[in-house]
RNA sequence: GGGCCUGUAGCUUAGUCUGGUCAGAGCGCUACGCUGAUAACGUAGAGGUCCCCGGUUCAAAUCCGGGCAGGCCCA
Numbered sequence: 001g002g003g004c005c006u007g008u009a010g011c012u013u014a015g016u017c018u019g020g021u022c023a024g025a026g027c028g029c030u031a032c033g034c035u036g037a038u039a040a041c042g043u044a045g046a047g048g049u050c051c052c053c054g055g056u057u058c059a060a061a062u063c064c065g066g067g068c069a070g071g072c073c074c075a
Base pairs, nucleotide, nucleotide: 001074002073003072004071005070006069007068010027011026012025013024020058029045030044031043032042033041051067052066053065054064055063
C1' cells in the first nucleotide's frame, strides 16, 4: 500500500441479507416480596440517541459514500 471481517445497554449478544408497531434477550445493577439472615427464586424498574459524519427515502441499527477503532490475510 491492497483485500476481507467486526463495531448495538456495564459485559456477552439477537436483529442488518429482505428498511416499517415502542430496538429486544441473557448476565449484571436498583427496589420490593420470600427468609431468622444470606444465597437462590419471584415481581417490578433503571440503563441504548445501534462507533462518527454525510447522503438516499414518507421512514435508516438495516441501503449508499467517506472517516475512526480493532482483528485476519496478501504485499